[in-house]
RNA sequence: GAUAGAGGUUGCGGGUUUCAUCAGUAAGCUGUCGGAUGUUCGGAAAACAGAAGAAGCCAGAAGAAAGGGGAGACCGCCGAAAGGAAACCGAUUCCGUAAGGUUCGCCUUGGGGAUGCCGGAAAUACCGGUAUCACUGUCAUCUUUCAGUAACGAAGAUGGGGCGCUAUC
Numbered sequence: 001g002a003u004a005g006a007g008g009u010u011g012c013g014g015g016u017u018u019c020a021u022c023a024g025u026a027a028g029c030u031g032u033c034g035g036a037u038g039u040u041c042g043g044a045a046a047a048c049a050g051a052a053g054a055a056g057c058c059a060g061a062a063g064a065a066a067g068g069g070g071a072g073a074c075c076g077c078c079g080a081a082a083g084g085a086a087a088c089c090g091a092u093u094c095c096g097u098a099a100g101g102u103u104c105g106c107c108u109u110g111g112g113g114a115u116g117c118c119g120g121a122a123a124u125a126c127c128g129g130u131a132u133c134a135c136u137g138u139c140a141u142c143u144u145u146c147a148g149u150a151a152c153g154a155a156g157a158u159g160g161g162g163c164g165c166u167a168u169c
Stems, first nucleotide, its partner, number of pairs: 001169005008078001011077004016072004029060003033056001037049003041096005081109004086103004110136002113133008138160008
């Protein structure tokens, strides 16, 4: 340098099926009140609707979806993947911006969990970030044991981290 592997049955991710939630919510319809604006995240312009009654309030009948989540099987894998910075795209037209998307050249993170804080989300679910805590896997050193010269294994302590570790060539 190349190749192949390991960590976990709660390793990581993907789409699909199904289930609950979203929610008796939104939009639309009818009626009461209301009385001039509204459609749009903000500004400008344009178009449309509006005294044959706008916005808004209340009531009635009927009534969703997306995103996020659980489960099953399948698929791709072990920087799997996630996050951040930067650039570009991103709301009828223009300017700006948001959720979000693309690029992977740069930076961080071994893995899952619990708790606190912050952000996202309809949220008590869940996701992301961060800090702490123990657990786990691996390597190094030391001690004990198998043991009698040892190796391997097992238990314990300390420390490090995936650009790592193991095996083969």
Molecule: Lysine riboswitch aptamer
Organism: sheep gut metagenome